A computed fold for a 111-nucleotide RNA from a Deltaproteobacteria bacterium, annotated as SAM riboswitch aptamer (S box leader).

[in-house]
RNA sequence: ACCUUAUCCAGAGUGGUGGAGGGAUCGGCCCUUCGAAGCCACAGCAACCGGUUCCAAUAGGAACGCUGGUGCUAAUUCCUACCCCCCCUUAACCGGGGGGAAAGAUAAGGU
Numbered sequence: 001a002c003c004u005u006a007u008c009c010a011g012a013g014u015g016g017u018g019g020a021g022g023g024a025u026c027g028g029c030c031c032u033u034c035g036a037a038g039c040c041a042c043a044g045c046a047a048c049c050g051g052u053u054c055c056a057a058u059a060g061g062a063a064c065g066c067u068g069g070u071g072c073u074a075a076u077u078c079c080u081a082c083c084c085c086c087c088c089u090u091a092a093c094c095g096g097g098g099g100g101a102a103a104g105a106u107a108a109g110g111u
Stems, first nucleotide, its partner, number of pairs: 001111008013042005021031003025081001027079002043073003048069002050066001051064005077103001082100006
């Protein structure tokens, strides 16, 4: 880098450093000199992997946050994008609602 599988309407921030951007991309909308990104420290959330205990013939399931490995801590993945259905419209666009996909993120496994 690519492939496969699972999850994504819950949850959780302060300080230091830094000094203008950030929210992947598009169009929106938002955050930000009352201090963005990045980096550091400490704290926290969660429970994917690992661990422990229990249940089960197996497959597997439940509980525990565990001196383990990741992840995460504005806004649903902030909304949207492509397709289908419903409403609205004389009809269409636009708009509203629902479903599915795509893309992305994270984990685990693989090439």
Description: The organism belongs to Myxococcia, within Bacteria. The coordinates come from a structure-prediction model, not an experiment, and the mean pLDDT is 87.